[in-house]
Formats: sequence, structure tokens, C1' cells
RNA sequence: GAUCCUGUGGCCCAGCGGCUCAGGGCGCCUCCCUGACACGGAGGAAGUCGGUGGUUCGAUUCCACCCAGGAUCA
Repeated sequence: GAUCCUGUGGCCCAGCGGCUCAGGGCGCCUCCCUGACACGGAGGAAGUCGGUGGUUCGAUUCCACCCAGGAUCA
């Protein structure tokens, strides 16, 4: 330098045009339980869906460029 893949709460992932408010697990907070801790039960907070622009009536989802990480080739 070229091609391809990935980028969604603190961490790991699902979602591939509209449906419900972006869901799940772990973690975190509060309460219950216990002598206490753990386990268990109930509730809760936390996401400009990497950035900018475009297509569309409508984008997390499609397209372009950029940024970050990875793979292969030179």
C1' cells in the first nucleotide's frame, strides 16, 4: 500500500429497514432473607447503537468517506 472482517450500557454479545420503550448474560446500586457473609428473591440505574454525510416517508440496520482494532496478501 491492497483486499476483507469487526465496532451496540463498565465487560461479553443478540438485533440486519418500521412493530415495545434498543434486548440478553455478567457486573453495579437499593430492599428482603441471614447473627453475618455467600446463595436465593424483588426492584432499579446505566446506551447521542465509533464519527460525518448520503439514500429512504422512515436507518442501530443500506451506501460513501473518515477513525479505531483484527486477518490475509504485497